c-di-GMP-I riboswitch aptamer from a Desulfobacteraceae bacterium, 91 nucleotides, folded computationally. Rfam family: c-di-GMP-I riboswitch aptamer. Its family is annotated with cyclic-di-GMP binding in the Gene Ontology. It was read from a public genome assembly, where an Rfam model found it.
RNA sequence: GCUCGAUAAAGGCAAGCCACUUUCAAAGAGGUGGUGCGCAAAGGUACCGGCCUAAGUUCGUGUUUGCGGAUACGGCGGCGGACCUGCCGGC
Repeated sequence: GCUCGAUAAAGGCAAGCCACUUUCAAAGAGGUGGUGCGCAAAGGUACCGGCCUAAGUUCGUGUUUGCGGAUACGGCGGCGGACCUGCCGGC
C1' cells in the first nucleotide's frame, strides 16, 4: 500500500428480550447483571438523502385552557451515501 478477510484465529462490539436503574416534553439516550440477533469498522462525524418525535413556535377550530394541522432548533451512525480514524491476520 490493498475492490483482501481462510466457513478463519487472537482480541473486540452487542440487536432484541429479562431484572434493576438514570435522563428526556416526546422520539430517543445512558448504567449494572444475564442471554447473544448479528457485525471486518456495529469505531467517530447529522454534511446529503431517509426515518422517528413535536416541547416550543405557528395556523385552524373551540371557549372551563381542549382538539386538529404544519414545523427540528430534539433524535436515529445497527437505514443508505460521504468524510475521518483504527486492531489482528493475509498478500
NCBI's taxonomy places the organism under Bacteria, Thermodesulfobacteriota, Desulfobacteria, Desulfobacterales, Desulfobacteraceae. The prediction has a mean pLDDT of 85.